[in-house]
RNA sequence: AACCGUUCCACGGGAGAGCGCAGCGCAAGCUGCCGCCGAAGGCGCAAUUUCACCCGAAAACGCUCAGGCAAAAGGACCGCGGAACCAGU
Numbered sequence: 001a002a003c004c005g006u007u008c009c010a011c012g013g014g015a016g017a018g019c020g021c022a023g024c025g026c027a028a029g030c031u032g033c034c035g036c037c038g039a040a041g042g043c044g045c046a047a048u049u050u051c052a053c054c055c056g057a058a059a060a061c062g063c064u065c066a067g068g069c070a071a072a073a074g075g076a077c078c079g080c081g082g083a084a085c086c087a088g089u
Base pairs, nucleotide, nucleotide: 002089003088005085006084007083008082009081011079012078013077018034020033021032022031023030024029035069036068037067041065042063043062044061048057049056
C1' cells in the first nucleotide's frame, strides 16, 4: 500500500396497512372503541454453521410488545463514495 471484514458518515433507491369512529377541549392535544400492516427495535421457532456433542451465532419466517396505516418524517435492505479500526496474506 492492496484485498476481505466491522462500524460510522454523505448521496441515490426503498414496501405494506385508516387522512376510521366516538367523547372531552378555544386550540394544542387527551381518552376510549373498531379495523389493518411488518422492513426500526424487541421476542419466538428454525434452515444453516460442526465429523458429532456442548456453547455461541443465525431469516426478509412467526408474534405484533413497541412501531406504523394521506403527505412529510421514519424505514430493514440495496447501490456508490469517504473515514476509522482490525486478523490474515

This is a predicted structure of an 89-nucleotide RNA (Glycine riboswitch aptamer) from Dechloromonas aromatica (nom. nud.). Its mean pLDDT, the model's own confidence on a scale to 100, is 79. The organism belongs to Dechloromonas, within Bacteria.